This is a predicted structure of a 74-nucleotide RNA (transfer RNA) from a Bacteroidales bacterium. Its mean pLDDT, the model's own confidence on a scale to 100, is 80. It matches the Rfam family "tRNA". The family's RNA type in Rfam is transfer RNA.
[in-house]
RNA sequence: CGGGAUGUGGCGCAGUUGGCUAGCGCACUUGCAUGGGGUGCAAGGGGUCGGAAGUUCGAGUCUUCUUAUCCCGA
Numbered sequence: 001c002g003g004g005a006u007g008u009g010g011c012g013c014a015g016u017u018g019g020c021u022a023g024c025g026c027a028c029u030u031g032c033a034u035g036g037g038g039u040g041c042a043a044g045g046g047g048u049c050g051g052a053a054g055u056u057c058g059a060g061u062c063u064u065c066u067u068a069u070c071c072c073g074a
Base pairs, nucleotide, nucleotide: 001073002072003071004070005069006068007067010026011025012024013023019057028044029043030042031041032040033039050066051065052064053063054062
C1' cells in the first nucleotide's frame, strides 16, 4: 500500500426480506426463603448500536467516508 472480517449495556453474544417500546446469558441492585454463606425464586436499573454524513415515512440493518483491532497478500 491492496483485500477481507469484526466493533450492539460491565463481560460474552443475538438481532441478516429495513417496521411498532433493541433483546438473551452471566454479572449488578432490592426483596423473599436460610441462623449465616452458597443456592433458588420474584422484581428492578443500565446501551441509541465505534464516529460522521446520506437514502427512506421509517436505519443496528442499505450507501459513502472515517476510526480501532485482527487476518491475508505485496